Context: one part of a larger RNA
Molecule: large-subunit ribosomal RNA, domain II
Organism: Taxus chinensis
RNA sequence: CACUCGUGGCACUGGCUUGUGGGCUUUCCAUCCGACCCAUCUUGAAACACGGACCAAGGAGUUUAACAUGUGUGCAAGUCGGUGGGUUUGGAAAACCGCGAGGAGUAAGGAAGCUGACUGAUGAGAGCCCCUCUUUCAGGUGCACCACCGACCGACCCUAAUAUUCCAUGAAGGGUUUGAGUACAAACACACCUAUUGGAAGUCAAAAGAUGGUGAACUAUGCCUAAGCAGGGCAAAGCCAGAGGAAACUCUAGUGGAGGUGCACAGCGAUACUAACGUGCAAAUCAUUUGUCUAACUUGGCUAUAGGGGCGAAAGACUAAUCAAACCGUCUAGUAGCUGGUUUCCUCCGAAGUUUCCCUCAUGAUAGCUGGAGUUCACGCGUGAGUUUUAUCGGGUAAAGUAAAUGAUUAGAGGCAUCAGGGGCGUAACUCCCUUGACCUAUUCUCAAACUUUAAAUAGGUAAGGCGGCAUGGCUGCUCCAUUGAGCCAUGCCAUGGAAUCACGAGGUCCAAGUUAGCCAUUUUUGUAAGCAGAACUGGCGAUGUGGGAUGAACCAAAAGUCAAGUUAUGGUGCCAAAUUGUGUGCUAACCUAGAUCCCAAAAAGGGUGUUGGUUGAUUAAGACAGUGGGCCGGUGGUCAUGGAAGUCGAAAUCCACUAAGGAGUGUGUAAAAACUCACUUGCCAAAUCAACUAGCCCAAAAAAUGGAUGGCACUGAAGCGCGCAACCUAUACUCAACCGUCAGGGCAAGUGCCAGGCUCCAAUGAGUAAGAGGACAUGGGGGUUAUUGCGAAACCUUUGGCGCGAGCCUGGGUGGACUGGCCCCCGGUACAGAUCUUGGU
Numbered sequence: 001c002a003c004u005c006g007u008g009g010c011a012c013u014g015g016c017u018u019g020u021g022g023g024c025u026u027u028c029c030a031u032c033c034g035a036c037c038c039a040u041c042u043u044g045a046a047a048c049a050c051g052g053a054c055c056a057a058g059g060a061g062u063u064u065a066a067c068a069u070g071u072g073u074g075c076a077a078g079u080c081g082g083u084g085g086g087u088u089u090g091g092a093a094a095a096c097c098g099c100g101a102g103g104a105g106u107a108a109g110g111a112a113g114c115u116g117a118c119u120g121a122u123g124a125g126a127g128c129c130c131c132u133c134u135u136u137c138a139g140g141u142g143c144a145c146c147a148c149c150g151a152c153c154g155a156c157c158c159u160a161a162u163a164u165u166c167c168a169u170g171a172a173g174g175g176u177u178u179g180a181g182u183a184c185a186a187a188c189a190c191a192c193c194u195a196u197u198g199g200a201a202g203u204c205a206a207a208a209g210a211u212g213g214u215g216a217a218c219u220a221u222g223c224c225u226a227a228g229c230a231g232g233g234c235a236a237a238g239c240c241a242g243a244g245g246a247a248a249c250u251c252u253a254g255u256g257g258a259g260g261u262g263c264a265c266a267g268c269g270a271u272a273c274u275a276a277c278g279u280g281c282a283a284a285u286c287a288u289u290u291g292u293c294u295a296a297c298u299u300g301g302c303u304a305u306a307g308g309g310g311c312g313a314a315a316g317a318c319u320a321a322u323c324a325a326a327c328c329g330u331c332u333a334g335u336a337g338c339u340g341g342u343u344u345c346c347u348c349c350g351a352a353g354u355u356u357c358c359c360u361c362a363u364g365a366u367a368g369c370u371g372g373a374g375u376u377c378a379c380g381c382g383u384g385a386g387u388u389u390u391a392u393c394g395g396g397u398a399a400a401g402u403a404a405a406u407g408a409u410u411a412g413a414g415g416c417a418u419c420a421g422g423g424g425c426g427u428a429a430c431u432c433c434c435u436u437g438a439c440c441u442a443u444u445c446u447c448a449a450a451c452u453u454u455a456a457a458u459a460g461g462u463a464a465g466g467c468g469g470c471a472u473g474g475c476u477g478c479u480c481c482a483u484u485g486a487g488c489c490a491u492g493c494c495a496u497g498g499a500a501u502c503a504c505g506a507g508g509u510c511c512a513a514g515u516u517a518g519c520c521a522u523u524u525u526u527g528u529a530a531g532c533a534g535a536a537c538u539g540g541c542g543a544u545g546u547g548g549g550a551u552g553a554a555c556c557a558a559a560a561g562u563c564a565a566g567u568u569a570u571g572g573u574g575c576c577a578a579a580u581u582g583u584g585u586g587c588u589a590a591c592c593u594a595g596a597u598c599c600c601a602a603a604a605a606g607g608g609u610g611u612u613g614g615u616u617g618a619u620u621a622a623g624a625c626a627g628u629g630g631g632c633c634g635g636u637g638g639u640c641a642u643g644g645a646a647g648u649c650g651a652a653a654u655c656c657a658c659u660a661a662g663g664a665g666u667g668u669g670u671a672a673a674a675a676c677u678c679a680c681u682u683g684c685c686a687a688a689u690c691a692a693c694u695a696g697c698c699c700a701a702a703a704a705a706u707g708g709a710u711g712g713c714a715c716u717g718a719a720g721c722g723c724g725c726a727a728c729c730u731a732u733a734c735u736c737a738a739c740c741g742u743c744a745g746g747g748c749a750a751g752u753g754c755c756a757g758g759c760u761c762c763a764a765u766g767a768g769u770a771a772g773a774g775g776a777c778a779u780g781g782g783g784g785u786u787a788u789u790g791c792g793a794a795a796c797c798u799u800u801g802g803c804g805c806g807a808g809c810c811u812g813g814g815u816g817g818a819c820u821g822g823c824c825c826c827c828g829g830u831a832c833a834g835a836u837c838u839u840g841g842u
Stems, first nucleotide, its partner, number of pairs: 037052002040049001053842006061342001063199004068194001070192005079103002085097003108115002120149001122147002127141003151182002153179003156175003203340001209331006220305003224301005231263001233261001234259001238255002241252004267292003272288001276285001307323001309319002344776005354367001356365002368515002370512004375507003382504004387500002389464005399454001400452002406448003411443001413441003418438007468494009478485001518541004522536004546557003561739002565735003571729003574713003580726001582725006595715001607699002610697010627684005634656002639651002663678001667676002740766003745761004779828009795815004801810003
C1' cells in the first nucleotide's frame, strides 16, 4: 500500500413495524334547531280538488313549400342555373364547358287604346378643409337619414295655337285632383336564426260523417215439411128409455163426449222470497214457490225478409254476449276555440289579466306591457325628468250655505189688506166683534247624486329663448276697403346663453313571444248584510323567498350571488325562547267567564252610592249635612160635592193670626173621627256637606251543543291597562373585507415562450312565473385528424381521490372479455317522474 473481516461514529437511501396528527369521501346511531307532497288547472293548493305502489325500456315543437325581418357569403346592372349536351370515370355523385329559353331585377301609369321620367331650393346634419403657438370663436364643403317646397312621367279635369272639306291632329299654358312613380340606380343566388300560413303539423283521446261489404248457427216474423203433448173432473149438441099432456111440448134416468173448459205430469215459461250465488257452476245459474198445459200450443229442418234496412200480439223490443240505427274494411294519423302530459345545465333581461272589434264571453285579431337586433348623434352652456319653483289657463268635487236663488222641512211670534170655514150682536149689510186656516213680515229647527252665491286640497295643460327678439327692404295667383294681414326671402343689430334640483346618455327603426279568467289593502257605489257585486288612485300578491304578527298569498319591516365581522328595522326581553322578574309614576280586584298588542278572528244601547279623576251650581262657626231628643197650634170639621169626607175618595180655591216654627197639608190609617209621620223649627254635637253632569278601569247587560285556548304554562305593589326613561336581543336590510358572475369604462402591438377570442386597472350591480336572448353539457351517425386496446376495450359495481357554479368529466379498485376515445366540423327519429301514458317485471 492492496484485499478481507469485525466494531464504533456521521451522512444518504430503501424496507418493515408501531404511534400520533391532518385532508377527503361515505354509512349507521344519538341530541338540538328548522321543516305539510310532488306535478297540474287556478286570484289562491298541504288540501276533504284531480294524476301518482315501485323498477326497466319506449314516449311529445319535426320536416317541407311559400313569404317577412335580421345576419353571413358570392357576384353585381347584372344574377341564378332546371332540362339537355359534352369532358372526366369501370359506373355514379362531385367538378368543368357552352347555346338558347326561363325566373325575379333594371320604368311607371292607365279599365283600355296607349303614352312614358335625369342631377333642383331650404332646414338639420357626421366627416373633411381652412384659421388658430394650443384650445375656443368665425368661415367653406357637405355622405347617409329626415322634414318641407318646387320640377318631371302616367291617369284625371281644363284651356286651345297651328293645320284641315269633314273625321282627325293636338304645340304652348294651367290645376286645393291622383299613382304601389322619376329625382345617377341594387339586385340576384345560397346558408342560418326567428316568426306566420298550408300540409297529420308538437303528442295522446271523442260523440259524429261518408263509402263498400259480411251476417237471420242467437233472436223477430211468415211459408213449407216433420215430430211431440200421462191421468182425473165438468159436461154442450145429438141419441135411447120412462112419465105427464088433447096437442104444442115438458120433465126424469141414461148414453154421448164438444170446449181458444177446470186440476195436474212431461214440455214451454218465470210470480215471490227482491232466498242462494254474486273474483259464481254460470258475462243470468240454483232451490222452493209459481203461470200455462188441445191450443193464438211446443219443437227440429229447409226457406224468405239486411242496416235508415228488416222484423215486431208494440217493450224502442229483437237483428250472433253489440241496437233511439249491427258488425268489418276504407276515407283516416278524420276534426276538437276542450282535458291531460310535454324530457339536460348555467347566465342576463323580464311581463299581462287593460283598450277597440268579432254569431265575441272556455276563443281570436288590434293597441299596450316585454325581449332581441341594428342604426343616428353625444361626453356636453347638450339632452332628459312619475321632482320642485315662477308665470298663466280651465274646472264646480270635498267643505260650506239655506236669516242667498230652486226644491224639501219643524216651531212658535206679530199682522194692515185679501180669500175660505165656524160663531156672536143683528131683519140685513163687501157692517161690527171673536175665532180657525190660507197668506204676509221678521225669526227659528233640519236637508239636497240629478240645488247653489261662495269654494278648496290634490290632480291636469302650456311656457321659462338663437328653431329667439328688434328693425329695414322685397315677393305672393292666399287674404284685405286698403302693400291691410299672413307666410316666405334678403340685409343689419342684440350673447348676462335667460329658474331650481338631479342624472349621464338621448333619439329613431325593424322583428317577435307571452298575456288578453285576476285578487288584496286604502277611498268609494248599490245593497239589511257578505270572505257578495261594481268602480278610482297608488302600492302589493300573482311571479317572492327573509325577520316579525303563535299559525297565515296580500298586514308591519325589508327584497335575496357565496362566505365572515359589526350595527339595526319590525317585534320583543318570567319560562317554553335569544334578550332587564330594569327603573319612575298612575289605574284595576273582576267565583255563572278579570285582562293582555294594527290587519284579526267579535259585541251594543241603556245602567251601577265599585273605585278614581274632572266640570258646574249650592249649603256652612249667624253652627250646615248626618245622628239623636223636643215642638209641629188657632180661625177651621174653610167652600162645594157626598149616605159619609173632620189636612189626606173628588172639584175649585189655597187666606189670616200667633210664633223659633207649623202646608186649608208629604205619607200610613178610620165608616167618619182618633192615632202615627213628613215638610218646617229648635236643643245636644261638631267641621265640612249636598246635587246634577262628565270619563278612565271594573261590574252587570252577556245563553249552545266532543274538552280548549291572551300561542301554552302561568301572572295580581303584574308577566294586566296607561304615560315616561334607559339598557339589551335579532333579518338574506345597512356598513366593511374576500371570492364568483354580469355589464360599462380606461391602458397595452413591443427587445422578453404562446393565447388581442389576450393581458391588466377600476366603477356599478346580482329576487323572479309566462316569455325572450346568450353560452355550455350529454347522446347516435358521418368527414378530417390524432390516439387507446388480451401488459385487458366497451359495459356494470364501488364508504378511491380530484376538477367544474352546474349539466357533467377525469382517476383508483372490482367484475368483465373485444373494441373504443379526444379535438375541429356536419347531420339528427338526441336527454323523462308524471300523460286513469305503452310493454314487461316485482